The RNA shown here (SAM riboswitch aptamer (S box leader)) has 111 nucleotides and comes from Mesobacillus harenae. The model forms 97% of the base pairs in the Rfam consensus. Model confidence (mean pLDDT): 81 of 100.

RNA sequence: UUCUUAUCCAGAGAGACAGAGGGGCUGGCCCGAUGACGUCUCAGCAACCUUCAAUUGUAAUGAUUGAAAAGGUGCUAAUUCCAGCAAGUUUUUUAACUUGGCAGAUAAGAA
Repeated sequence: UUCUUAUCCAGAGAGACAGAGGGGCUGGCCCGAUGACGUCUCAGCAACCUUCAAUUGUAAUGAUUGAAAAGGUGCUAAUUCCAGCAAGUUUUUUAACUUGGCAGAUAAGAA
C1' cells in the first nucleotide's frame, strides 16, 4: 500500500511547548489570538485483540453471554459535525424521514 471481516446516534481533558489556520474534498455549519490544529507529559474513556468464568456446538477450528483492565492498539468538540450517489415513504413544493451505496476512521487477519 492492497484485500477480507467487524464496528462507527454511547463514552472520556488538564498542563507545557508552539503560533495560524483547523474540522479529508465541495457546499453548509462550526472551532480558533479568551490560543484552535499540531507535538509532548500526565490523566481518563472504551473493550477490537487479550485474560478469566459459564452455557453451547463441531470430525476439527468454534459460537454466545458475563466479568476484568496487566499487556498491544485506538479514542477523549459537534452522530464519521450535516449533506453529496441511488431508491423509497409522508407532505404537496421543498422540506422531513427511511434504506442501501460511495468515501473515510479504527481493530483483527491476509498478501